[in-house]
Context: one part of a larger RNA
RNA sequence: UUGGGUCUAAAACAUCCGUAGCUUGCUAUGUAAGUUUCUUGUGAAAUCUCGCAUCUCAAGGGCGAGGCUUGCGGGGAAUACUACAUGGCUAGAGACCGGUAGAUGUGGGGAGUACACUCAAGGUAGUGGUAAAAUACGUUAAUCUUGAGUGGACUAACAAUUGGCGAAGGCACCCUGCAAGGACGGAUCUGACAGUGAGGGAUGAAGGCCAGGGGCGCGAAACGGAUUAGAUACCCGUGUAGUCCUGGCAGUAAACACUGCUCACUAAACAUCGGGCCCUCUUCGGGAGGAUUCGGUGCUGAAGCGAAGGCGAAGAGUGAGCUACCUGGGAAGUAUAGUCGCAAGAUCGAAACUU
Numbered sequence: 001u002u003g004g005g006u007c008u009a010a011a012a013c014a015u016c017c018g019u020a021g022c023u024u025g026c027u028a029u030g031u032a033a034g035u036u037u038c039u040u041g042u043g044a045a046a047u048c049u050c051g052c053a054u055c056u057c058a059a060g061g062g063c064g065a066g067g068c069u070u071g072c073g074g075g076g077a078a079u080a081c082u083a084c085a086u087g088g089c090u091a092g093a094g095a096c097c098g099g100u101a102g103a104u105g106u107g108g109g110g111a112g113u114a115c116a117c118u119c120a121a122g123g124u125a126g127u128g129g130u131a132a133a134a135u136a137c138g139u140u141a142a143u144c145u146u147g148a149g150u151g152g153a154c155u156a157a158c159a160a161u162u163g164g165c166g167a168a169g170g171c172a173c174c175c176u177g178c179a180a181g182g183a184c185g186g187a188u189c190u191g192a193c194a195g196u197g198a199g200g201g202a203u204g205a206a207g208g209c210c211a212g213g214g215g216c217g218c219g220a221a222a223c224g225g226a227u228u229a230g231a232u233a234c235c236c237g238u239g240u241a242g243u244c245c246u247g248g249c250a251g252u253a254a255a256c257a258c259u260g261c262u263c264a265c266u267a268a269a270c271a272u273c274g275g276g277c278c279c280u281c282u283u284c285g286g287g288a289g290g291a292u293u294c295g296g297u298g299c300u301g302a303a304g305c306g307a308a309g310g311c312g313a314a315g316a317g318u319g320a321g322c323u324a325c326c327u328g329g330g331a332a333g334u335a336u337a338g339u340c341g342c343a344a345g346a347u348c349g350a351a352a353c354u355u
């Protein structure tokens, strides 16, 4: 519990696809369900209003008329809007074509520096580590230098505190196969095919789980050395899971811009990325500069909005459509039941009590 809200106070699902539903371009004709109007039936009485008469008056009661009963049914009209049916259109949407930017996905191949280990050669007593040390390593020759080989992981500079792509998570050495999406331009085709989206489905970092590989470095746990009153830590030396690959599961994050998606409208300035178009210069190239337009990423800012911080054509402005969610703090994202999961747990999600 509403004519209210959801960046930061409670509240936008992690993201997309999509079923039902809801909403929905222009135009012609028809129907008349919604809608409007007329008429008719019904809508008990009491109560209410007015009048008359009556209990000596009054309250009360009686009679008559009106009104109420916001409704429902039958019949006749109207046709603007909504709906339905049948046609037409092209401004939304989609297809097609053209050149185009990209760390978009997925598979394959290759490269590079560093690191570790092994072997060989040189060389001799320390090395390593710290605030200082010690544990540790070293005469079975370490550390250091040179050469060769093996291994797994990773991808510096370029690189942007305004770059790019992707729905989000995310994506960066080079080449390549396959696949997908975008912006721009053309206006050849379809002809409203659209928007959102309860359920549902798919994707979803890190960590975790199962099976099989792999294991250089790093490194939860664990052990040792220090520090300290203590030190289950911070520092140092080791080091197992894990991190990597293949196939499955899991389904969560400060999954954040703490800002749902779509459409229309509403000042300017600047920077940058991609496309179109025009101009100037030119060493004619993979060159340089300028104007304009469409799309993206940012920054300042008018109006407006906002409690303020701030937002400001990428709105938190002005309107429209659809969805999700919120309702004092704690108890509590707990308990219970259900569903899912191998488990960890996830999802849905209270109350007593307290304040």
Base pairs, nucleotide, nucleotide: 004326005325006324007309008308012323014203015202016201017200021196022195023194025089026088027087028086029085030084031083033082034081035078036077037076038075039074040073041072042071048066049065050064051063052062054060092193093190094189095188096186097185098184100182104179105178106177107176108175109174110173111155112154115151116150117149118148119147120146121145122144126137127136164171165170208249209248210247211246212245213244217243218242222238223237224236225235260322261321262320263319264318265317268300270298271297272296273295274294275293276292278290279289280288281287304311305310328355329354330353338347339346340345